This is a predicted structure of a 72-nucleotide RNA (transfer RNA) from a Patescibacteria group bacterium. Rfam family: tRNA. Its family is annotated with triplet codon-amino acid adaptor activity in the Gene Ontology. Rfam's curators write: Transfer RNA (tRNA) molecules are approximately 80 nucleotides in length. Lineage of the source: Bacteria > Bacteria candidate phyla. The sequence was found in a public genome assembly. Its mean pLDDT, the model's own confidence on a scale to 100, is 80.

RNA sequence: GGCCCUAUCGUCUAAUGGUUAGGACAUCAGGUUCUCAUCCUGAAAACAGGGGUUCGAUCCCCCUUAGGGCUA
Numbered sequence: 001g002g003c004c005c006u007a008u009c010g011u012c013u014a015a016u017g018g019u020u021a022g023g024a025c026a027u028c029a030g031g032u033u034c035u036c037a038u039c040c041u042g043a044a045a046a047c048a049g050g051g052g053u054u055c056g057a058u059c060c061c062c063c064u065u066a067g068g069g070c071u072a
Stems, first nucleotide, its partner, number of pairs: 001071007010025004018055001027043005048064005
């Protein structure tokens, strides 16, 4: 240099082009407890960036960025 794959809450991980992007752990608040832990309830928290296609994009296409693999 060429080709391929990946990018979603703090972390990990779902979501067949269609309502408010779901779950686990973690965090915070409350309950329970003499206290802590456990347990229960609730809350906050994310689609890498730009453009295109479409009535509608996390999803499809292109470019960029970052990471990984193969090859020369």